[in-house]
TPP riboswitch aptamer (THI element) from Kineococcus siccus, 98 nucleotides, folded computationally.

RNA sequence: GCCCACGACACGGGGUGCUCCGCGGACGCGGAGCUGAGAUCACACCCGUCGAACCUGAUUCAGGUCAUGCUGACGAAGGGAUGUCACGGCAUGGGAGC
Numbered sequence: 001g002c003c004c005a006c007g008a009c010a011c012g013g014g015g016u017g018c019u020c021c022g023c024g025g026a027c028g029c030g031g032a033g034c035u036g037a038g039a040u041c042a043c044a045c046c047c048g049u050c051g052a053a054c055c056u057g058a059u060u061c062a063g064g065u066c067a068u069g070c071u072g073a074c075g076a077a078g079g080g081a082u083g084u085c086a087c088g089g090c091a092u093g094g095g096a097g098c
Stems, first nucleotide, its partner, number of pairs: 001090003007085004011048004017034007054079003060073004
C1' cells in the first nucleotide's frame, strides 16, 4: 500500500410523479389505480468519488400509455454527497543483529 470491505460504524447527499372518483370557487383534502427500491415524512427507501442515487441539458427526441421519467435515446455529456475501522492475509520498502 492493497485485501478483508458490494462489510460495519459515524456523517452526509437525494427523490416523492401520473390517472380517475368524491368534497370544494380555488388552493387543497380523502379514496382507488399505474410505474417504481421509494410516489411526502419515514428510526422508510436509494445513493456517497470504483459516484447512472439525484440534478442539469429538457417546455429535448422516438415509441408507448387513459396519463405520467412509462420505456428507450440523449449518455460515461456536464454536475453530484466521505471519513474511520481491530485481528488476519498478500505485496513492497527501510533499519538492526547474526
Notes: Its mean pLDDT, the model's own confidence on a scale to 100, is 79.